[in-house]
Molecule: transfer RNA
Organism: Dimargaris cristalligena
RNA sequence: GGCUCGGUGGUUUAGUGGUAUAAUACUCCCUUAGGGUGGGAGUGGUCCCGGGUUCGAUUCCCGGCCGAGCCC
Numbered sequence: 001g002g003c004u005c006g007g008u009g010g011u012u013u014a015g016u017g018g019u020a021u022a023a024u025a026c027u028c029c030c031u032u033a034g035g036g037u038g039g040g041a042g043u044g045g046u047c048c049c050g051g052g053u054u055c056g057a058u059u060c061c062c063g064g065c066c067g068a069g070c071c072c
Stems, first nucleotide, its partner, number of pairs: 001071007010024003018055001025043006048064005
């Protein structure tokens, strides 16, 4: 330098053209003598950045940045 894959709550992760899933974390409640485990409720995401297409983009297209792998 070229190619491929990835970037989504604090962390890990699913997902699809119609304002996003789960786990974990955190807070509160129940359970316990108390703690842990378990159950319930809640908080937390400008979906990496910019542009384009579209009525509408996290999703499709282009460029950039970062990470992983392969080739030279």